[in-house]
Context: one part of a larger RNA
RNA sequence: CCGGCAACCCCCCGCAGGGCGAUAAGUCCCCGUGGAGCUUUACCGCAGCCUGGCGCUGGCACCCGGGUUGCGGUGCGUAGCGUAGGUGGGAGCCUGUGAAGCCAUGCUUCCGGGCAUGGUGGAGGCGUCAAUGAAACACCACCCAUCGCAACCCGGGUGCCUUACUCCCGGGUUGCCGGGAGGACAACGCCAGGUGGGCGGUUCGGCUGGGGCGGCACGCCCGCGAAAAGAUAACACGGGCGCCCAAAGGUCGGCUCAGGCGGGUUAGAGCUCCGCCGUAGAGUGCAAGGGCAAAAGCCGGCCUGACCGGACCCUUGAACACAAGGGGUCCGGCCGGGAAACCGUGGCCUAGCGAACGCUCGUGCCCCCCUCGGUGGGGGCCGGGCAUGACAGAAAAGUUACCCCGGGGAUAACAGAGUCGUCGCGGGCGAGAGCUCCCAUCGACCCCGCGGUUUGCUACAUCGAUGUCGGCUCUUCCCAUCCUGGGGGUGCAGCAGCCACCAAGUGUUGGAUUGUUCACCCACUAAUAGGGAACGUGAGCUGGGUUUAGACCGUCGUGAGACAGGUCGGACUCUACCCGCGGGGGG
Numbered sequence: 001c002c003g004g005c006a007a008c009c010c011c012c013c014g015c016a017g018g019g020c021g022a023u024a025a026g027u028c029c030c031c032g033u034g035g036a037g038c039u040u041u042a043c044c045g046c047a048g049c050c051u052g053g054c055g056c057u058g059g060c061a062c063c064c065g066g067g068u069u070g071c072g073g074u075g076c077g078u079a080g081c082g083u084a085g086g087u088g089g090g091a092g093c094c095u096g097u098g099a100a101g102c103c104a105u106g107c108u109u110c111c112g113g114g115c116a117u118g119g120u121g122g123a124g125g126c127g128u129c130a131a132u133g134a135a136a137c138a139c140c141a142c143c144c145a146u147c148g149c150a151a152c153c154c155g156g157g158u159g160c161c162u163u164a165c166u167c168c169c170g171g172g173u174u175g176c177c178g179g180g181a182g183g184a185c186a187a188c189g190c191c192a193g194g195u196g197g198g199c200g201g202u203u204c205g206g207c208u209g210g211g212g213c214g215g216c217a218c219g220c221c222c223g224c225g226a227a228a229a230g231a232u233a234a235c236a237c238g239g240g241c242g243c244c245c246a247a248a249g250g251u252c253g254g255c256u257c258a259g260g261c262g263g264g265u266u267a268g269a270g271c272u273c274c275g276c277c278g279u280a281g282a283g284u285g286c287a288a289g290g291g292c293a294a295a296a297g298c299c300g301g302c303c304u305g306a307c308c309g310g311a312c313c314c315u316u317g318a319a320c321a322c323a324a325g326g327g328g329u330c331c332g333g334c335c336g337g338g339a340a341a342c343c344g345u346g347g348c349c350u351a352g353c354g355a356a357c358g359c360u361c362g363u364g365c366c367c368c369c370c371u372c373g374g375u376g377g378g379g380g381c382c383g384g385g386c387a388u389g390a391c392a393g394a395a396a397a398g399u400u401a402c403c404c405c406g407g408g409g410a411u412a413a414c415a416g417a418g419u420c421g422u423c424g425c426g427g428g429c430g431a432g433a434g435c436u437c438c439c440a441u442c443g444a445c446c447c448c449g450c451g452g453u454u455u456g457c458u459a460c461a462u463c464g465a466u467g468u469c470g471g472c473u474c475u476u477c478c479c480a481u482c483c484u485g486g487g488g489g490u491g492c493a494g495c496a497g498c499c500a501c502c503a504a505g506u507g508u509u510g511g512a513u514u515g516u517u518c519a520c521c522c523a524c525u526a527a528u529a530g531g532g533a534a535c536g537u538g539a540g541c542u543g544g545g546u547u548u549a550g551a552c553c554g555u556c557g558u559g560a561g562a563c564a565g566g567u568c569g570g571a572c573u574c575u576a577c578c579c580g581c582g583g584g585g586g587g
Base pairs, nucleotide, nucleotide: 008587009586010585011584012583013582014581015580017579018578019577021574022573029408030407031406032405034404035403036400037399038398039397042202043201044200045199046198048195049194050193051192052191053190054189055188058161059160060159061158062157063156064155065154066153067152068151069150070149071148072147073146074145075144085143086142087141088140089139092126093125094124101120102119103118104117105116106115107114108113165182166181167180168179169178170177171176205218206216207215214235219241220240221239222238223237242391243285244347245346249303250302251301252300253299254298255297257281259277260276261275262274263273283292284291286352288350289349290348307333308332309331310330311329312328313327314326315325335344336343337342358386359385360384361383362382364381365380366379367378368377415462416460417458418457419456421455423451424450425449426448427447428446432442433441469544470542471541472540474536475533476532477531478530482507484505485502486501488499489498490497509523510522511521513519550568551567552566553565554563555562556561
């Protein structure tokens, strides 16, 4: 000096690893006292339908039922001329307007008779008097039960009719006429009962180591948690309540328990009896804690204070407000027990509970309706009962993969992170196996680690989006090494093994079945090791699986629908700005 490469700057063509790339306020999941579609024996209604009554809606006949009135019949214990309904009056009554008797017919019957009508008959029949608890159906009045008849009223049924009304046919100035069929039914209107997803409006709790399923930690009580005042959380731990009691309440009086020892009794006694010890270990209606001995426990007497009215305080609800409920103190009234002092406003205490509206009951007073009154009805005040247990109390079922909206990484599924029980790998100790011998090899029980490939747990970033299994492709890393290399131990003769040290340079295959990862098998091989990289890799591909809309089966469900059950089908976008990477060119 010339050329090339690198570095620096720039350009072109490409590749897609990153920019939790772009796109779409996530469709999964949860939440909202958000919405909609669908279902039903969810709730509340409405059409429609059925049935009944009334209206439109009239006539006649027959039958039946109910009520009232009138008339008439009937009414049998025994005794008794005999079939005495009850009560009262009563000494006469019926009869020529036809008595007794006889005949016929009908009704009824306790079978003995009774009654009515007609005929015949022709002048008598019945009562008071004896028997009966009660006296005459002699006669009159009222009443009871039952039957019959009549009238009226109400109602039911059946049949017939035609003029309302309806339908059909014909004619016609369509507001009519004629004929036929039906007919007071039907249709229509009103009222009522029933039925009624056909339709409408709605609801379909909460807590919650996501939600659902489960549970109730949703109202209360006791102990602990609870950190020696009070208060204090978890789907923390251990339990209990939703009553019971007319005595298990009040008061007065008396008594002392459990257990043990000794004795008696007895076949023997844990029974019963006697003596001693006995602070409480007993008992207290029920949980636990606290309390309690001349009692708060046990027994007996008398009682009902477990009563009525009022005030205040505490708690519920720490330190703001507040309901129901609970507790306490006091005053007034009326009582109980006690000689009295006194005690008693339920129960030794702490759990055992419930608003408005509605329904219902009680007590006293008041108001409204017609008016003076009465009766009835309604309302108010006070008190009791019926219940909301999701317990400060809406009147309430499901389903959605056809779904929608608003939100959430306050909250799940993937991946990450933390953790590492589980999983994988290793170690300590060395019981034991290994003929003998712990450690060639294997190694129980117990103990200690490492890893972060399994499965869980947590819910920390992401729901105004970080695409999810498997395969294909392609690169790189780890070593706890399958092969190949080096050096050891052996219960290593050699060959072949087994164990273990160093070592990650290279390699670690082709297939059948299955969507598979995995698995299993076939055949090779030096070997067919294991893993990571968002279970590497979808702005690289695929799309078989899973995970939309269609459909079938099984199962579940009344149903709509549902199912980590099966089955067939089913849209995979992106022209690369920056970083990165490959190839080329220029300065």